[in-house]
RNA sequence: AGUUGAAAUUGCCUUAUCGCUUGAAUUUUUAUUUAAGAGGAAAGUCCGGACAACAAAGAGCGCCAUACUUCCUAACAGGAAGAACUUUUAAAGUUAGAUAGUGCCACAGAAAAUAACCGCCAUUUAAUGGUAAGGGUGAAAAUGUGAGGUAAGAGCUCACAAAAUUUAAUAGUGAUAUUAAAUUUGGGUAAACCUUAUGGGUUGAAAGAUCAAAUAUACUGAGAUGUGUUUUUAACAGCACGCGGAGUUGCUCACUUUACUCAGGGGGUAGAUCGAUUGAGUUUAUUAGUGAUAAUAAACCUAGAUAAAUGAUAGGGACUCGAGAAGAGUACAGAAUCCGGCUUAUAGAUUUUAACUAUUU
Numbered sequence: 001a002g003u004u005g006a007a008a009u010u011g012c013c014u015u016a017u018c019g020c021u022u023g024a025a026u027u028u029u030u031a032u033u034u035a036a037g038a039g040g041a042a043a044g045u046c047c048g049g050a051c052a053a054c055a056a057a058g059a060g061c062g063c064c065a066u067a068c069u070u071c072c073u074a075a076c077a078g079g080a081a082g083a084a085c086u087u088u089u090a091a092a093g094u095u096a097g098a099u100a101g102u103g104c105c106a107c108a109g110a111a112a113a114u115a116a117c118c119g120c121c122a123u124u125u126a127a128u129g130g131u132a133a134g135g136g137u138g139a140a141a142a143u144g145u146g147a148g149g150u151a152a153g154a155g156c157u158c159a160c161a162a163a164a165u166u167u168a169a170u171a172g173u174g175a176u177a178u179u180a181a182a183u184u185u186g187g188g189u190a191a192a193c194c195u196u197a198u199g200g201g202u203u204g205a206a207a208g209a210u211c212a213a214a215u216a217u218a219c220u221g222a223g224a225u226g227u228g229u230u231u232u233u234a235a236c237a238g239c240a241c242g243c244g245g246a247g248u249u250g251c252u253c254a255c256u257u258u259a260c261u262c263a264g265g266g267g268g269u270a271g272a273u274c275g276a277u278u279g280a281g282u283u284u285a286u287u288a289g290u291g292a293u294a295a296u297a298a299a300c301c302u303a304g305a306u307a308a309a310u311g312a313u314a315g316g317g318a319c320u321c322g323a324g325a326a327g328a329g330u331a332c333a334g335a336a337u338c339c340g341g342c343u344u345a346u347a348g349a350u351u352u353u354a355a356c357u358a359u360u361u
Base pairs, nucleotide, nucleotide: 001357002356003355004354005353006352007351008350009349010348012317013316014315015314016313017312018311020037021036022035023034024033025032026031039332043343044342046341047340048339049338050337051204052203053202054201058253059252060251061250063200064199065198066197067196068082069081070080071079072078083095084094085093086092096195097194101193102192103189104188105187117135118134119131120130121129122128143161144160145159146158147157148156162185163184164183165182166181167180168179169178170177171176208274209273210272211271219264220263221262222261223260226241227240228239229238230237244258245257246256247255281300282299283298284297285296286295287294288293318330319329320328321327
């Protein structure tokens, strides 16, 4: 210097005139002055919550989600730091269980776990029997090397290894690591069924709340209106139980509530206020921590529309392309209850760091 990898910031600036929305003050009650006005993703609607309603509040089954360890956080399928395995030049990715059980491993091959094609050995040399050391097929063929043994061979026997599991000691908060010993010897696959552990009520701001207005407590169809008790001449009413109905995941039980419930057609009203932006808030400093982050102190208030405002014009500048004082361009994109994450899109500019190559000293 170039190329590649990783992390972060920014993503047009400024002046003038006019215009739009919200708040505050003043007031000639129409206007004047002043302050503020779309993001790092506002997108996707993927995850977690705050908040609101059901509702007072449970159990079981089902269904769904997560899955190495420790820490952070309101919480999370998120973040920080690590472990093991895979793997790269730097980086990056994955993560409960195959010894609970059932399945699957195409094609090729004799055979994918109840093996025998070629080969080797025995023999009566056609055939039969034995074998799994050698060869071939394949991603994978019954753990490997050496020696003994055998008709020929085989963990058949021995020695040393490998892998898996278990136990002990040491180090660590832990996942794990190192060492030693014992046992066993086909492998892979659970985003195959499944098993284990942990967790989960639902819906969603068009959620919901309040005020106002209006109505035909009517019509049609189906279902239900039981028993006991107190009182009473009797009835009504009250209380208890039961049945039926209703109750915001699906079913069952439990619980609550109710004498009416469900469905259909039809009629009337539908305006205003709130929710709605002061928050798990932002910035700076100190302390603790490897870090995410936490505590303390100080300062600050930064859209709130309701069919939807946050802009237009003119001049100057910055950056990029371009030989050029020509000319052109300035990314992705726009709030609707709010917050914390993840994912996706992004012309350019700036900063930090790692690897490789070449050159110079």
Model confidence (mean pLDDT): 76 of 100. This is a predicted structure of a 361-nucleotide RNA (Bacterial RNase P class A) from a Bacteroidota bacterium. The sequence is in RNAcentral, with records from ENA. It is recorded under the gene name rnpB.